Background: Predicted 3D model of a 74-nucleotide RNA (transfer RNA) from Candidatus Endolissoclinum faulkneri L5. The sequence is in RNAcentral, with records from Rfam. Model confidence (mean pLDDT): 80 of 100. Lineage of the source: Bacteria > Pseudomonadati > Rhodospirillales > Candidatus Endolissoclinum > Candidatus Endolissoclinum faulkneri. It matches the Rfam family "tRNA". It is annotated as a transfer RNA.
RNA sequence: GCACCCGUAGCUUAAUUGGAUAGAGUUCUGCCCUCCGAAGGCAGAGGUUACAGGUUCGAAUCCUGUCGGGUGCA
Repeated sequence: GCACCCGUAGCUUAAUUGGAUAGAGUUCUGCCCUCCGAAGGCAGAGGUUACAGGUUCGAAUCCUGUCGGGUGCA
């Protein structure tokens, strides 16, 4: 340099070939429980779906470009 794949919460990830308020586990915070803690239970917080445009009534999903990571070839 060329081709392909990936990018969603602090972390790991789901989302049925475009459609209901983007869910779950873990983490964190508070409460319950306990003599205290762990474990367990309840509730809550946490997302510009990498970024910028485009298509569409509607985009995490489709298209283009950019950025970052990985694999292969040279």